[in-house]
Background: This is a predicted structure of a 104-nucleotide RNA (SAM riboswitch aptamer (S box leader)) from Pullulanibacillus camelliae. The coordinates come from a structure-prediction model, not an experiment, and the mean pLDDT is 82. The sequence was found by an Rfam model in a public genome assembly.
RNA sequence: UGCUUAUCAAGAGUGGCUGAGGGACUGGCCCAGUGACGCCCGGCAACCUGCAUGAUGUGUAAGGUGCCAAAUCCUGCAAAGCAGAUGGCUUUGAUAGAUAAGAA
Numbered sequence: 001u002g003c004u005u006a007u008c009a010a011g012a013g014u015g016g017c018u019g020a021g022g023g024a025c026u027g028g029c030c031c032a033g034u035g036a037c038g039c040c041c042g043g044c045a046a047c048c049u050g051c052a053u054g055a056u057g058u059g060u061a062a063g064g065u066g067c068c069a070a071a072u073c074c075u076g077c078a079a080a081g082c083a084g085a086u087g088g089c090u091u092u093g094a095u096a097g098a099u100a101a102g103a104a
Base pairs, nucleotide, nucleotide: 001104003102004101005100006099007098008097013041015040016039017038021031022030023029025076027074028073042068043067044066046065047064048063049061050060051059052058053057072096077093078092079091080090081089082088
């Protein structure tokens, strides 16, 4: 870097430094000098791992990654249902994205 599998409606500071944009992209809608984003500290517990247990379950620890505004913030494409005059609402599944593990 791509591939495969699984998961993504829960959880996580009134701290310090810095100083302008940020929330992947589209369209929205939000956050942001009352300090966003990022880093440090702190925390959470998604996956792997350890421990306990009869167990694929449950609990626990926080070692490896990860995560700590808003459901992956909503949305994009399709189907179904309900409405029906300027195209809306709901559900489901894809697409895209993120994370972990594995073999290349």